The prediction has a mean pLDDT of 80. Transfer RNA from Oceanithermus profundus DSM 14977, 71 nucleotides, folded computationally. The sequence is in RNAcentral, with records from Rfam. Its Rfam family is "tRNA". It is annotated as a transfer RNA.

RNA sequence: UGGGGCGUCGUCUAAGGGUAGGACAGCGGUCUUUGGAACCGCCGGUCGUGGUUCGAAUCCACGCGCCCCAG
Numbered sequence: 001u002g003g004g005g006c007g008u009c010g011u012c013u014a015a016g017g018g019u020a021g022g023a024c025a026g027c028g029g030u031c032u033u034u035g036g037a038a039c040c041g042c043c044g045g046u047c048g049u050g051g052u053u054c055g056a057a058u059c060c061a062c063g064c065g066c067c068c069c070a071g
Stems, first nucleotide, its partner, number of pairs: 001070007010024004018054001026042005047063005
């Protein structure tokens, strides 16, 4: 430099055009002599900018980052 793949809460993972959900972690509460466990609740995310569409995490273009292949 060229080609290909991937990018969603702190982490892992769903949603494949129609309200972004779950688990763990964190925080608060109940319980406990304390801790832990258990139960309830809360916080928190679509890599960026445009385009298509009534509607985009999803489709398209460009860029960014990571990985693989070739030179």